[in-house]
Context: one part of a larger RNA
RNA sequence: GAACGAACGUUGGCGGCGUGGAUUAGGCAUGCAAGUCGUACGAAUAUCAUCUGGGUAACUGGAUGGUGGAAGUGGCGAAAGGGGCAGUAAUACAUGGGUAACCUACCCUGGGGCCUGGGAUAGCUGUUCUAACGGACAGGUAAUACCAGGUAAGCCGGUUGUGUCGCAUGACACGAUCGGGAGAGGGCAACCGCCCUAGGAGGGGCCCAUGCGAUAUUAGCUAGUUGGCGGGGUAAUGGCCCACCAAGGCGAUGAUGUCUAGCGGGUGUGAGAGCACGACCCGCGCCAUUGGCACUGAGACACUGGCCAGACUCCUACGGGAGGCUGCAGUCGAGAAUCUUCGGCAAUGGGCGAAAGCCUGACCGAGCGACGCCGCGUGUGCGAUGAAGGCCCUUCGGGUUGUAAAGCACUGUCGAGAGGAAACAAGCCGCAAGGUUGAGUGACCUCUGGAGGAAGCACGGGCUAAGUUCGUGCCAGCAGCCGCGGUAAGACGAACCGUGCGAACGUUGUUC
Numbered sequence: 001g002a003a004c005g006a007a008c009g010u011u012g013g014c015g016g017c018g019u020g021g022a023u024u025a026g027g028c029a030u031g032c033a034a035g036u037c038g039u040a041c042g043a044a045u046a047u048c049a050u051c052u053g054g055g056u057a058a059c060u061g062g063a064u065g066g067u068g069g070a071a072g073u074g075g076c077g078a079a080a081g082g083g084g085c086a087g088u089a090a091u092a093c094a095u096g097g098g099u100a101a102c103c104u105a106c107c108c109u110g111g112g113g114c115c116u117g118g119g120a121u122a123g124c125u126g127u128u129c130u131a132a133c134g135g136a137c138a139g140g141u142a143a144u145a146c147c148a149g150g151u152a153a154g155c156c157g158g159u160u161g162u163g164u165c166g167c168a169u170g171a172c173a174c175g176a177u178c179g180g181g182a183g184a185g186g187g188c189a190a191c192c193g194c195c196c197u198a199g200g201a202g203g204g205g206c207c208c209a210u211g212c213g214a215u216a217u218u219a220g221c222u223a224g225u226u227g228g229c230g231g232g233g234u235a236a237u238g239g240c241c242c243a244c245c246a247a248g249g250c251g252a253u254g255a256u257g258u259c260u261a262g263c264g265g266g267u268g269u270g271a272g273a274g275c276a277c278g279a280c281c282c283g284c285g286c287c288a289u290u291g292g293c294a295c296u297g298a299g300a301c302a303c304u305g306g307c308c309a310g311a312c313u314c315c316u317a318c319g320g321g322a323g324g325c326u327g328c329a330g331u332c333g334a335g336a337a338u339c340u341u342c343g344g345c346a347a348u349g350g351g352c353g354a355a356a357g358c359c360u361g362a363c364c365g366a367g368c369g370a371c372g373c374c375g376c377g378u379g380u381g382c383g384a385u386g387a388a389g390g391c392c393c394u395u396c397g398g399g400u401u402g403u404a405a406a407g408c409a410c411u412g413u414c415g416a417g418a419g420g421a422a423a424c425a426a427g428c429c430g431c432a433a434g435g436u437u438g439a440g441u442g443a444c445c446u447c448u449g450g451a452g453g454a455a456g457c458a459c460g461g462g463c464u465a466a467g468u469u470c471g472u473g474c475c476a477g478c479a480g481c482c483g484c485g486g487u488a489a490g491a492c493g494a495a496c497c498g499u500g501c502g503a504a505c506g507u508u509g510u511u512c
Base pairs, nucleotide, nucleotide: 001512002511003510004509006508007507008506009505010504013376014375015374016373017372018371019369020368026332027331028330030329031328032327035076036075037074040073041072046067047066048065049064050063051062052061053060054059083287084286085285093211094210095209096208097207098206099205102204103203104202107200108199109198110197111196112195113194115149116148117147118146124139125138126137127136128135129134155180156179157178158177159176160175161174162173163172164171165170185192186191213259214258215257220250221249222248225247226246227245228244230242231241232240262284263283264282265281266277267276268275269274289310290309291308292307293306312323313322314321315320340366342365343364344363348362349360350359351358352357379410380409381408382407389401390400392399393398414453416448417447418446419445420444423441424440427436428435429434456501457500458499459498460497461482462481463480467496468495469494470493471492477484478483
């Protein structure tokens, strides 16, 4: 000098764009953050209309039709999006390859199909246990829920023939034969779905190579350890797991141990080489109260799913239960220190739906903070009896503050108030005409008024731009370094004057 997710002190007008829990991965009150589909399914209850039974009536029951529809079954989603960086020094990440060892819901393209039956179960009704959470028994109902049978161009598995190819296990193509396996409907319609199969796109799994901290005041480490044969398991290779066999494997080119750390794109600085860092944004990984486990599923060993154990908190009728903000706000604590319990789905995107639409603390906006960067303003011109005043200086003549003020003439940015108004809007509904959607921002224009509402901070011995007087008297104090202060201090304190920067200026911390 530059930089910062900064903090502190003094001061503080406006706007735009960014940015804001770095410490205790400490504990959390409250609300919201993942639902949706009635064009998959049967429907309770309610209500209206008509018919009808009981009853003097109030009222109450049944049937049919309409509206509306809790809860439930079923499908898809909930594995994305959002947060954090605890762990991890390699099961990560980056770059480049391999998979002849693999998977892939939704989406796109091609081919073939959608046959025949069945039994349940939730909801519901009745009985019943429990303080609660939550159950038990009986009856009975539906499906795109579940199950069985049949069929098979192609598909899967076994045996086998021919050809082509590969670095190897082998791969591919065309055949023969034996065995195996599917299906669902909805809708007035348009259409949306369903099953098998081939390919694609995008996504992932696994493997290899190279690179990627410190420490030898860590020198030896290793028994599923290293390899083989055979099996199990997986979508798939493999000690991934198991039985048997062999005795291997790694290491001064640093094994093993310990400490530290998410990695990269990048960021800061620097002429570069390098050094330091990894906030915000993007990609990947990992975590979700601590530890473990599996289930469902195309995908999880699953942040707002489940089970077990631990700690903690809460409820309890003491028998037993409930919970998980490292989502958005917010709260306590610790800390030098980091925001609103805001608005909206209008836009972009996501989930579901045929659609209308619903949900969306993703996101878009607003709020708070000079935390950062940038822009603008706090007036402009003229104006000398160079006015008055000054805790100013003085050689007492004057000088300086200083065109500064006053005064005169203007301007109207910013701010304030009022009115108009583009754009962010693409879509959606409708046969059409046409109708309709903005949370928030409000560019820009016009009007009102009037210099009115808007300047400070640090420094002045040298480094380093800028000095005098008074007070103090090695005291009080200053200080980044050198050093100032013991009676004439340009270095302390004050005043005046000056210098620098300016809505900021200094200080501290950290990096180069």
The part of an RNA shown here (small-subunit ribosomal RNA, 5' domain) has 512 nucleotides and comes from Candidatus Kuenenia stuttgartensis. Taxonomically the source falls in Candidatus Kuenenia (Bacteria, Pseudomonadati, Planctomycetota, Candidatus Brocadiales). The sequence was found in a public genome assembly. Rfam family: Bacterial small subunit ribosomal RNA. Its family is annotated with ribosome and structural constituent of ribosome in the Gene Ontology. Its mean pLDDT, the model's own confidence on a scale to 100, is 83.